Transfer RNA from a Syntrophorhabdaceae bacterium, 73 nucleotides, folded computationally. Its Rfam family is "tRNA". Gene Ontology term of the family: triplet codon-amino acid adaptor activity. From the family's description: Transfer RNA (tRNA) molecules are approximately 80 nucleotides in length. By type it is a transfer RNA. The coordinates come from a structure-prediction model, not an experiment, and the mean pLDDT is 81.

RNA sequence: GGGCUCUUAGCUCAGUUGGUAGAGCGCCGCGUUCGCAAUGCGGAGGCUAGGGGUUCGAAUCCCCUAGAGUCCA
Numbered sequence: 001g002g003g004c005u006c007u008u009a010g011c012u013c014a015g016u017u018g019g020u021a022g023a024g025c026g027c028c029g030c031g032u033u034c035g036c037a038a039u040g041c042g043g044a045g046g047c048u049a050g051g052g053g054u055u056c057g058a059a060u061c062c063c064c065u066a067g068a069g070u071c072c073a
Base pairs, nucleotide, nucleotide: 001072002071003070004069005068006067007066010025011024012023013022019056027043028042029041030040031039049065050064051063052062053061
């Protein structure tokens, strides 16, 4: 220098051919307990890496940039 894959909640990751973003763990509150743990219920937390384009509508399609991994030179 070039090819490929990836970037979504605090962490680990889903999101099936474009239609208002979710799970587990963690965090907060409540119930249960003498109390803790465990368990049940509820809640907060996301400009979907950044920018631009296409579209009525983009996490999803296209382009550029940044970062990570891997392969080639």